[in-house]
This is a predicted structure of a 349-nucleotide part of an RNA (small-subunit ribosomal RNA, central domain) from an uncultured Flavobacteriaceae bacterium.

Context: one part of a larger RNA
RNA sequence: UUGGGUUUAAAGGGUCCGUAGGCGGAUCAUUAAGUCAGAGGUGAAAGUUUGCCGCUUAACGGUAAAAUUGCCUUUGAUACUGGUGGUCUUGAGUUAUAGUGAAGUUGCCGGAAUAUGUAGUGUAGCGGUGAAAUGCAUAGAUAUUACAUAGAACACCGAUUGCGAAGGCAGGUGACUAACUAUAUACUGACGCUGAUGGACGAAAGCGUGGGGAGCGAACAGGAUUAGAUACCCUGGUAGUCCACGCCGUAAACGAUGGAUACUAGCUGUCCGGGUCCUUGAGAUCUGGGCGGCCAAGCGAAAGUGAUAAGUAUCCCACCUGGGGAGUACGUUCGCAAGAAUGAAACUC
Numbered sequence: 001u002u003g004g005g006u007u008u009a010a011a012g013g014g015u016c017c018g019u020a021g022g023c024g025g026a027u028c029a030u031u032a033a034g035u036c037a038g039a040g041g042u043g044a045a046a047g048u049u050u051g052c053c054g055c056u057u058a059a060c061g062g063u064a065a066a067a068u069u070g071c072c073u074u075u076g077a078u079a080c081u082g083g084u085g086g087u088c089u090u091g092a093g094u095u096a097u098a099g100u101g102a103a104g105u106u107g108c109c110g111g112a113a114u115a116u117g118u119a120g121u122g123u124a125g126c127g128g129u130g131a132a133a134u135g136c137a138u139a140g141a142u143a144u145u146a147c148a149u150a151g152a153a154c155a156c157c158g159a160u161u162g163c164g165a166a167g168g169c170a171g172g173u174g175a176c177u178a179a180c181u182a183u184a185u186a187c188u189g190a191c192g193c194u195g196a197u198g199g200a201c202g203a204a205a206g207c208g209u210g211g212g213g214a215g216c217g218a219a220c221a222g223g224a225u226u227a228g229a230u231a232c233c234c235u236g237g238u239a240g241u242c243c244a245c246g247c248c249g250u251a252a253a254c255g256a257u258g259g260a261u262a263c264u265a266g267c268u269g270u271c272c273g274g275g276u277c278c279u280u281g282a283g284a285u286c287u288g289g290g291c292g293g294c295c296a297a298g299c300g301a302a303a304g305u306g307a308u309a310a311g312u313a314u315c316c317c318a319c320c321u322g323g324g325g326a327g328u329a330c331g332u333u334c335g336c337a338a339g340a341a342u343g344a345a346a347c348u349c
Stems, first nucleotide, its partner, number of pairs: 004320003007303002012317001014201004021194003025088007033081002035077008048066007091191001092188003095184006103177007110154001114150008125136002162169002206247006215241002220236004258316006266294012278281001298305002322349003331342004
């Protein structure tokens, strides 16, 4: 390279937007670039293959043909692909109406709990553990009552619930912004899918500047445990956790399963909708969009998956090619740094 793969064996990019590119609905006409056919030219010789011939044979040699799968010119064909020009509505979008949700940003408000402070009551313990001790407490703790202050998180509802591209999102309420769904079929008329490079977003931790700091709590200190205990347990406790702005750009960023479209038995639960029927009910039935469970066929090494496919197909992107060395070295780009991205080889089994 051909080929084969990517849930778990190596392998799906963290997610989306989108440039180039690749691929692309129905129908009519035209063109003839791709495609197909004919003809002509060229495709040196040697070599190769086949037939015949010559050295006694063979190697070798001679001769004829084939092949030279290619390129150019020209004449045609028009199913498919492409180009051009029309038409269409089912893909895609717009509009109208009705709704949905912990979707986002920002302001205001709330109660429980915790901690602290002040004051009252009150007296000797409290706290903690397997058991203890460190610790707190007669300078009055713990407990309890009242008031005040502070920060963070929002019990119940709450659920295989819902929303979001992913990360993620949960007290109440207002403003602003976005999305999705159903129904109608009014409008546009292929406007689509994917997407290298690129851009935006991206948990936690970490970094910079300035605030904030109740609880928790890396580091650290002490007490225990232990042979030891740089741990697990206990008492404290700094960064951090919170806010604003700016970086970082990684995760078991997981469904370990890229996106889009079409098709392929059923049963059942639930969320958001719509229609029909009547014996208006906690009803029956049909249907659209999500989230789940069980299974037929099929697939799969099996576990399993099974219309939310890992089935049957098409299109586009990403990635894999024995283990270690190694996600290392070197170089480059990015970053304040931490580091991130790209990413080998020798050697070895």
RNAcentral holds the full RNA, with entries from SILVA. Its Rfam family is "Bacterial small subunit ribosomal RNA". The coordinates come from a structure-prediction model, not an experiment, and the mean pLDDT is 88.